[in-house]
Context: one part of a larger RNA
RNA sequence: CGUACGUGGUGGAUGCCUUGGCAGCUAGAGGCGAUGAAGGACGUGGUAGGCCACGAAAGUCUUCGGGGAGCAGUCAAACAUGCUUUGAUCCGGAGGUAUCCGAAUGGGGAAACCCACCCAGUUUACUGGGUACCUUGCACUGAAUACAUAGGUGUAAGGGGCGAACGCGGAGAACUGAAACAUCUAAGUACCCGCAGGAAAAGAAAUCAACCGAGAUUCCCAAAGUAGCGGCGAGCGAAAUGGGAUUAGCCCUUAAGUUACAGUGGAUUUAGCAGAACGCUCUGGAAAGUGCGGCGAUAGAGGGUGAUAGCCCCGUAUGCGAAAGGUCCAUUGUAGUGAAAUCGAGUAGGUCGGGACACGUGAAAUCCUGACUGAACAUGGGGGGACCAUCCUCCAAGGCUAAAUACUCCUAGCUGACCGAUAGUGAACUAGUACCGUGAGGGAAAGGCGAAAAGAACCCCGUUGAGGGGAGUGAAAUAGAACCUGAAACCGUGUGCUU
Repeated sequence: CGUACGUGGUGGAUGCCUUGGCAGCUAGAGGCGAUGAAGGACGUGGUAGGCCACGAAAGUCUUCGGGGAGCAGUCAAACAUGCUUUGAUCCGGAGGUAUCCGAAUGGGGAAACCCACCCAGUUUACUGGGUACCUUGCACUGAAUACAUAGGUGUAAGGGGCGAACGCGGAGAACUGAAACAUCUAAGUACCCGCAGGAAAAGAAAUCAACCGAGAUUCCCAAAGUAGCGGCGAGCGAAAUGGGAUUAGCCCUUAAGUUACAGUGGAUUUAGCAGAACGCUCUGGAAAGUGCGGCGAUAGAGGGUGAUAGCCCCGUAUGCGAAAGGUCCAUUGUAGUGAAAUCGAGUAGGUCGGGACACGUGAAAUCCUGACUGAACAUGGGGGGACCAUCCUCCAAGGCUAAAUACUCCUAGCUGACCGAUAGUGAACUAGUACCGUGAGGGAAAGGCGAAAAGAACCCCGUUGAGGGGAGUGAAAUAGAACCUGAAACCGUGUGCUU
C1' cells in the first nucleotide's frame, strides 16, 4: 500500500410526514370605478424590522345583532401599560373616517411632488366646496350674412380607467405542411383594435323538402370522414334527415314583453345554537393498543389528543336561529322602455372587381358589396345548385325575444387508482422575494428537535471565544438547536491478515 471485520467523520439520498399545490364536481357570484377603482407611496402599535390590518377619527370609531371569559393580529418570546360580566377581545350586518399618487379630472410634473384661482366660513393659522376633457339635453347669446347657422357662455346628466376566460365585430401574418415551391395549407389561427353581457351571438322562414311532408334560433349525438371541394397534390370537408337538450312567441294596427322604484308575502344568504354514548386491567415515557365487561347510533364523514378513540375534545346525523343588509320568486301600484316607422326602392336583380358559403370560377346556384346601372307592387315577387317550363313552397329590402350553449379573476362545500419538498404552482419558508439587466425582461435556493422547551441550572478546559467534557432534562441527546431517519461517493481510526 492492500484486504476483512468493526467504529467514526462528511454528505443529505431514502423512508415517513404536510402547512402548499394540481385536476375536477356541485352551488354561488359574474364585475369594480368621478360617491374617485384596480394598483401603489407614505404613515398608524409602549419597544428596531417584515407580513397583515388600518388611514391624521390611522393595530381603529358609531350602531345593530351573535357570543360569553378572558383579551391587546402574526414572525415572536419577554417586559411594561391597560381593557373586561356596566359583557371586553372575537364573529356578522349597516354606517363613519379614509393622507398622497393613480382614469386622476384646477395648471404643471422626473407618479406618490410643485404652483394656483373662485365662493363660503374663519380662531387669520386655516377649514369646507368648486374650477379637466368629450357627448347629449336645455337656457342665454351670437359672425361673415337679412332671417338663420357656425361659434361662445352657463347649467344638468352621462362617459373616461381597471379586470381571468368566454362573446360579437373591424383589421389580419409568418414559421410550418405540400418531403423544394408559387395556387393551396397553417388560418380567418396568432397578434392588434372597437364594443358588450352574465352570458354573448342567433332567432320566429322571400327556410327546408320533394309531389310525402316539416315548421324560429341555439347546443349535443348520428348521418360522416359520407356527398363534395382540391397544383383532384398536401389537404379541406358539409347538408337534408333521424335521435336528444330546451322550448315561446310577438310588434310596427297602442301590443307580446321588459326595466326601475315602492308596498305585501315567501324562499335563500351574510354571524351562530343545541347535539347521544366508557370504565377497569396489562404493557409502556405516554393508551386511543391488549384483556374483561358495558353503552349510543337519523351521529362508524373528518380532524385532534404523549402509539391505532363511535362513547376524551372539535365535530358529524338531526333539529333550531337574524335586529340589519343582499339575492330570487309571486303579486299590486306608479313611472319608463318597447317607439323605428306606416309592409319596408336607389331596394331586388344585372355587368365588372372582390369576399363568404365544405364548394380554389368552375356548368356555380345562394349570401355580402367597391364601381356602373336598375324593376315589379299580391292580377306581384323570391327560392327549389347553370338555364327554361310545369309544379311545390315562401313573402326580402323594419324591429324585439327567455331557455337549452361557452367561460371562471372570485366565494363556499365536496372529491381524487393526483404530487409529496430536484415532486406539486416559479413560489409549502421574508416569492414574483433575494439577485441579474439601462430597459423590456429574466428569476432562484430555502420544510421536519421533542409528546411537552422540559432548549441543557451549576462545574471544568479554552481568549469573558469557537468547540468540547461532566452534571441535569427527557422514553431517547449518536433527538442539542449545523437538531426525525441518516444511503453512497469521499476522508479517518481500531484489530487481524498478506506483501
Molecule: large-subunit ribosomal RNA, domain I
Organism: Chaetoceros neogracilis